RNA sequence: UGGGAGAUCGUCUAGUGGUAGGACAACAGGCUCUGACCCUGUCAACCCAGGUUCGAAUCCUGGUCUCCCAACCA
Numbered sequence: 001u002g003g004g005a006g007a008u009c010g011u012c013u014a015g016u017g018g019u020a021g022g023a024c025a026a027c028a029g030g031c032u033c034u035g036a037c038c039c040u041g042u043c044a045a046c047c048c049a050g051g052u053u054c055g056a057a058u059c060c061u062g063g064u065c066u067c068c069c070a071a072c073c074a
Base pairs, nucleotide, nucleotide: 001070002069003068004067005066006065007064010024011023012022013021018054026042027041028040029039030038047063048062049061050060051059
């Protein structure tokens, strides 16, 4: 420098145009003499900026960051 892939709750992960979901964690309650386990509930996210669309996590453009491959230099 070129090509490819990726970015979603605190962490991991699903979601191919129509309510953003699950697991773990955290918090509250139940259970227990206490704690753990177990049960119930709650909290919490679409990398950024534009565009298309009635409607965008999803499609398009640009940017940022991460990973992989190739080339160049040394």
Background
A computed fold for a 74-nucleotide RNA from a marine sediment metagenome, annotated as transfer RNA. Its Rfam family is "tRNA". Its family is annotated with triplet codon-amino acid adaptor activity in the Gene Ontology. From the family's description: Transfer RNA (tRNA) molecules are approximately 80 nucleotides in length.